[in-house]
The RNA shown here (SAM riboswitch aptamer (S box leader)) has 135 nucleotides and comes from a Gammaproteobacteria bacterium. Taxonomically the source falls in Gammaproteobacteria (Bacteria, Pseudomonadati, Pseudomonadota). It matches the Rfam family "SAM riboswitch aptamer (S box leader)". Rfam describes the family as follows. The SAM riboswitch is found upstream of a number of genes which code for proteins involved in methionine or cysteine biosynthesis in Gram-positive bacteria. The sequence was found by an Rfam model in a public genome assembly.

RNA sequence: CACUCAUCGAGACCGGCUGAGGGAUAAGGCCCUUAGACGCCGGGGCAACCGCUAGGCUUAACCACCCUGGAAAGGUGCCAACUCCUGCGAUUCCGCCGCUGGCGCAAGCCCUCGGAAAGGGUCGGCAGAUGAGCG
Repeated sequence: CACUCAUCGAGACCGGCUGAGGGAUAAGGCCCUUAGACGCCGGGGCAACCGCUAGGCUUAACCACCCUGGAAAGGUGCCAACUCCUGCGAUUCCGCCGCUGGCGCAAGCCCUCGGAAAGGGUCGGCAGAUGAGCG
C1' cells in the first nucleotide's frame, strides 16, 4: 500500500511544552480555538477487536467454527460534537401542482392517476476510521 471480514447514535480528562490554526478528504454548513485549540510528552481513564478464560453447541472423543458470559496483568485502539452534518440512489411522511369522478348554492371537501421539488424519517451507496487476517 492492496484485498477480505467485523464494528462505527454507548463510554472515557488532568498536568507540562508549544503557539495559530483545527474538526481525514474537494465544497457547503455548523462547531472548537490566544480564557491557548490542534499537536507532542507524562499520568489517569474508557472500551473489549486480538490474545487469555468459563460454559454451551458440535464430536466416537478431541480440535476448529459458532453462541453466551468473565477478567483487564499482555498487543492495539480510543478519551468535543452520530464517522459533527450534508452531497449519490431507493422508499416513505407532510405540504405543492395538475388530472378523473363524486358531494355542495358557494367556499370547499373527498376520490383516481400522475408530476415537480423544499423539508423530515428509514434503508442502502460513496468516502473514511479502528481491529483482525492475508498478500